Transfer RNA from a Methanomassiliicoccaceae archaeon, 73 nucleotides, folded computationally. The sequence was found in a public genome assembly. Rfam family: tRNA. Its mean pLDDT, the model's own confidence on a scale to 100, is 84.

């Protein structure tokens, strides 16, 4: 410098146009238990890298960047 590919709660991750963005692990509370653990129920935590466009409506579709990875030079 080119070519693919990826970015979503603290971690990992579903969602590829439309009702309140999934789930799991993590926190936190409450049952359970003399007590821990493990189970059960519950509470909170994301404006979905940024900026811009297309739309009647973008996390999804397009352009630019910005960060990771592969691969080529």
């Nucleotide at each position: 410098g080119g070519g693919c590919c990826c970015g979503u709660g603290g971690u990992c991750u579903a969602g590829g146009g439309g009702u309140u963005a999934u789930g799991a692990u993590g926190a936190c509370g409450c049952c359970c238990u003399u007590a821990c653990a493990a189970g059960g129920c519950g509470u909170a935590g994301a404006u979905c890298g940024c900026c811009g466009g297309u739309u009647c409506a973008a996390a999804u579709c397009c352009g630019g960047c910005c960060g990771g990875g592969c691969c080529c030079a």